[in-house]
Molecule: Bacterial RNase P class A
Organism: Sporichthyaceae bacterium
RNA sequence: CGAGCCGGCCGGGCGGUCGCGGCGCCUUCGGGCGUCGAGGAAAGUCCGGGCUCCACAGGGCAGGGUGGUGGGUAACUCCCACCCGGGGCGACCCGCGGGACAGUGCCACAGAGAACAAACCGCCGCCGGUUCGCCGGCGGUAAGGGUGAAACGGUGGUGUAAGAGACCACCAGCGCCCGGGGCGACCCGGGCGGCUAGGUAAACCCCACCCGGAGCAAGGCCAAGAUCGGCGGGCUUGCCCGCCGUGUGUGAGCGAUCGAGGGCUGCCCGCCCGAGCUCGCAGGUAGGCCGCACCGAGGUCGACGGCAACGUCGGCCCCAGAUGGAUGGCCGCCGCCCGAGCCUCGUGCUCGGGUACAGAACCCGGCUUACAGGCCGGCUCGUCGC
Repeated sequence: CGAGCCGGCCGGGCGGUCGCGGCGCCUUCGGGCGUCGAGGAAAGUCCGGGCUCCACAGGGCAGGGUGGUGGGUAACUCCCACCCGGGGCGACCCGCGGGACAGUGCCACAGAGAACAAACCGCCGCCGGUUCGCCGGCGGUAAGGGUGAAACGGUGGUGUAAGAGACCACCAGCGCCCGGGGCGACCCGGGCGGCUAGGUAAACCCCACCCGGAGCAAGGCCAAGAUCGGCGGGCUUGCCCGCCGUGUGUGAGCGAUCGAGGGCUGCCCGCCCGAGCUCGCAGGUAGGCCGCACCGAGGUCGACGGCAACGUCGGCCCCAGAUGGAUGGCCGCCGCCCGAGCCUCGUGCUCGGGUACAGAACCCGGCUUACAGGCCGGCUCGUCGC
C1' cells in the first nucleotide's frame, strides 16, 4: 500500500426567539425565577424476572418449553469459556448440537432396483437354434457401466466358469475392554470382536430437566349517587328536608324459587322470621389519591478475584414522567457528507442539496428488527522497501 476478519463508540455544536411538562421558591394570583426533561434502539411485545391479585399438602396424567459440556445470572430460549462437526491459506465464521440396535412412518426427480436390497447394460455357465455375424431360454454374478443427495465399506491379493468379506493383509468406521489426560463434553494410545451398520426426530415417538393462572384497566384507599337504617325538624300524616351511618364498579335494594334452623303449639296442618344458594329487575362509569418515578437485580470511577461472562469492596452521582398524554417550531453561525463550478491546485474558495431510524407510559435483564453519515481499537493474508 492492497484485500479482509473481529470488537467498541458517536449519531450534531453554539447563540437568539416563541412555546410545552414535572418539581422547588416567590407572588399584586395575571404570573415570575431557578432546575430537570427520551433512546441506542424508547420500537416489535418475542423470551426471562421483579411487583400485585387469585389458586395451591404431596404425587401423577394431559399440555407447553428446553436439549454438547462447564460456568455467569434474580431468571432466561440470554451471555462467557471450552468440546464436537462443517467452511476458510489465515484472522475467524456457521451449527434448533440428546436418542435412528424401543417401535411406527417417510425418502421427491432420475433409476431395473431406495431398506425382508435390487439383474437395465455388461460378465460367466448350461440347453436349443443359426444365414456362423449371432439369436432365444434357464440359471449364476453386485467386480465393471449407467441413475441418484444416498446403491448395503475402500485398496490390493487369494480364489472362481464369472464373481462375492467366501478368505487374507492394510486402511476407514462400529461395538466392547484396558491404560493415560481433563471438573466435564471429550481427547490420546493399545487390545479384542463380528466383517459393515443409509438418511430423516424444526415426522410421530422415547429419554432427561424446567413450567400454576392472570396482568398496573394488576391491586389498594377515599368519595358522589341509587338503597336501607338511625336521629332531628317541617307540615298538607305520608311525604319532604338536614345530619350520621350503610354502600360503589361481581353494586345497596326489590321480586321469584329452594331453604339449614328458629318462633306460635301438647301434636299435625297452617302462619311468621330466616343465614344462605340460584335466577330476574335495578345504579354508576372510567371522580380523586396511592401503586409511580428519590434508592433501584440503579449509574459511574477505581482496586481486587476470574481467560471471560461476571462477582466483591470503596468513592462519587440521583438521572424524564403524564393520563388528551410534556420533551417542540423558527432564524443565524459552525461542523459533517454528496454533487457542480472556479483558480493561486491548497483537500483552497463559491454555489446547490442532504444531516438518519425513530420517540418513554409499572419497572428491570435479554433477543430481534430499523438507522443519513462518521470515529476508534485489535488481528490476518499478500506485495514492495529498509